[in-house]
RNA sequence: ACACUUUUCCAGACGAUCGUCGGUGGGUUCGCCCCACGGGAGGAAAGUCCGGACUCCGCAGGGCACCGUAGCAGUUAACGACUGUCCGCCGUGAGGCGAGGAUCAGAGCAACAGAGACGAGCCGACGUCAGGGUCGGGUGAAACGGGCAAUCUCUACGGGGAGCAACAUCAAAUAGGCAGCCUAUGUGCCGGCCCGGCUCGGCUGCGGGUAGAUGGCUUGAGGCGGCGCGCGAGCGUCGUCCUAGACGAAUGAUCGUCACUCGGCUUCGGCCGGGAACAUAAUCCGGCUUAUCGGGAAAGUGCCGCA
RNA sequence: GGGCGCGUAGCUCAGUUGGUAGAGCAGCGGACUCUUAAUCCGUCGGUCCAGGGUUCGACCCCCUGCGCACCCACCA
Numbered sequence: 001a002c003a004c005u006u007u008u009c010c011a012g013a014c015g016a017u018c019g020u021c022g023g024u025g026g027g028u029u030c031g032c033c034c035c036a037c038g039g040g041a042g043g044a045a046a047g048u049c050c051g052g053a054c055u056c057c058g059c060a061g062g063g064c065a066c067c068g069u070a071g072c073a074g075u076u077a078a079c080g081a082c083u084g085u086c087c088g089c090c091g092u093g094a095g096g097c098g099a100g101g102a103u104c105a106g107a108g109c110a111a112c113a114g115a116g117a118c119g120a121g122c123c124g125a126c127g128u129c130a131g132g133g134u135c136g137g138g139u140g141a142a143a144c145g146g147g148c149a150a151u152c153u154c155u156a157c158g159g160g161g162a163g164c165a166a167c168a169u170c171a172a173a174u175a176g177g178c179a180g181c182c183u184a185u186g187u188g189c190c191g192g193c194c195c196g197g198c199u200c201g202g203c204u205g206c207g208g209g210u211a212g213a214u215g216g217c218u219u220g221a222g223g224c225g226g227c228g229c230g231c232g233a234g235c236g237u238c239g240u241c242c243u244a245g246a247c248g249a250a251u252g253a254u255c256g257u258c259a260c261u262c263g264g265c266u267u268c269g270g271c272c273g274g275g276a277a278c279a280u281a282a283u284c285c286g287g288c289u290u291a292u293c294g295g296g297a298a299a300g301u302g303c304c305g306c307a
Numbered sequence: 308g309g310g311c312g313c314g315u316a317g318c319u320c321a322g323u324u325g326g327u328a329g330a331g332c333a334g335c336g337g338a339c340u341c342u343u344a345a346u347c348c349g350u351c352g353g354u355c356c357a358g359g360g361u362u363c364g365a366c367c368c369c370c371u372g373c374g375c376a377c378c379c380a381c382c383a
Base pairs, nucleotide, nucleotide: 002302003301004300005299006298007297008296009295010294012258013257014256015255016254017253018252020040021039023037024036025035026034027033042278046289047288049287050286051285052284053283054163055162056161057160061195062194063193064192066159067158068157069156070155071085072084073083074082075081086100087098088097089096090095101154102153106152107151108148109147118145122137123136124135125134126133167215168214169213170212177206178205179204180203181202182201186200188198189197190196208382209381210380222241223240224239225238226237227236228235229234260275261274262273263272264271265270308379309378310377312375313374314373317332318331319330320329326363334350335349336348337347338346356372357371358370359369360368
């Protein structure tokens, strides 16, 4: 220098003008009007694929069924996530990938080809009195020994259901109507079945009315820094910071300067033109996956040349 | 915001212990007819939504993504 590997960071900056959504303070002609101050998206806010917090169902029970996970040891609130390590496969290598328990508990499956596909047995050779046996051949993914459990199953462990349109309080309006099913050895509910429990009228559909306000709501398994422990994921402790909570749902637009990058011209001083991604919170967290113009940092590998 | 389902020929749909993907309509050619329709015969047509994994082998089993539909509030 070229080609890579792993981990991690950023997601243009500043100023001016015009807007926009909460908060605090003040003014007010009380009109959700005016002024000032301070704050206002992401690494994925996304997909909703896993796991939790929280709320209600009834106090969240037992068994079966069903579903999920699977080397070993750990981390965590929890997980199918993450870390370390063993083994297997891929790569020259740094490294990457793995649903990786059990087929001496039982069952099932194997198209085509091939004599034969889990029942046995074709051809040739060796060898034998014979039977049985050993080796080789061809077909095939696999030929007598096994293969497939992301087939049933077994073992171990885990899982009650619904979801902030949960749920609670208040308000407004209407015809508290019609039909169906069941009605105490019963109905309905606790996702399915049984037990057990709660309830006493309940459920479903049609029709009617309102489409409003407040709480839940953002301080949290929180961020940053130091120290200690641990190979690591992480844990402990001290200090410090407060950072959206809007529902027809804000976080924007224009201009200027500088920085980045691409192309052209060049008198190498610069000049002109273009580009700047993926995407926008909706109860909140931990992960995974997917999309993404580009740029940076730290470790490490291979090949070639030179010393 | 949350939940649930579907994707197979041009259209509507089948497709199970995983083993070469079918039906109806439509299209094309022929027969019948004076001609058309109907009817009969033949024929064409598939990246099974996309990408991975398991397996000897995947429309089928598993994972991820894409697209399209459907459901939901409160009162009595």
The prediction has a mean pLDDT of 77. This is a predicted complex of two RNAs, RNase P RNA and transfer RNA, with 383 nucleotides together. Rfam match: Bacterial RNase P class A. The family's RNA type in Rfam is ribozyme.